[in-house]
Molecule: SAM riboswitch aptamer (S box leader)
Organism: Mangrovihabitans endophyticus
RNA sequence: ACCUCAUCCAGAGGGGCUGAGGGAUACGGCCCGACGACGCCCCGGCAACCACCGCGCUUGACUCGAUGACGAGGCCAGCGCGCGGCAGGUGCUAAUUCCGUCCCCGCUCGCCGUCCGGCGCCGGGGGAAGAUGAGAG
Repeated sequence: ACCUCAUCCAGAGGGGCUGAGGGAUACGGCCCGACGACGCCCCGGCAACCACCGCGCUUGACUCGAUGACGAGGCCAGCGCGCGGCAGGUGCUAAUUCCGUCCCCGCUCGCCGUCCGGCGCCGGGGGAAGAUGAGAG
């Protein structure tokens, strides 16, 4: 790299350097940008995925009893869940992951069409892709 799981409509900016594009990719839209974007560095901040701490709960192994898969017990809390704390490892700090593209549903309107129907707009859901974390390898 690939793979698995979770999350992605909340939140959080100043300085220095640089100097032309940037918003992952392709296209379309829409934005940011010489009043200096993007990027890099420093400092700050946000958040709480992981780690750590506290409290509570559930439950597994196991034991006993019963026989439809239940009841009771049950530990240095092993797996798991919830709440709170902290800020060590990451991450993030324009716009929902800026929006759309693929599929499904709904609905008003518009267009085409001889009704059926098709397309577009709008709303909702899902997917794909991506990002971040944790794991696995």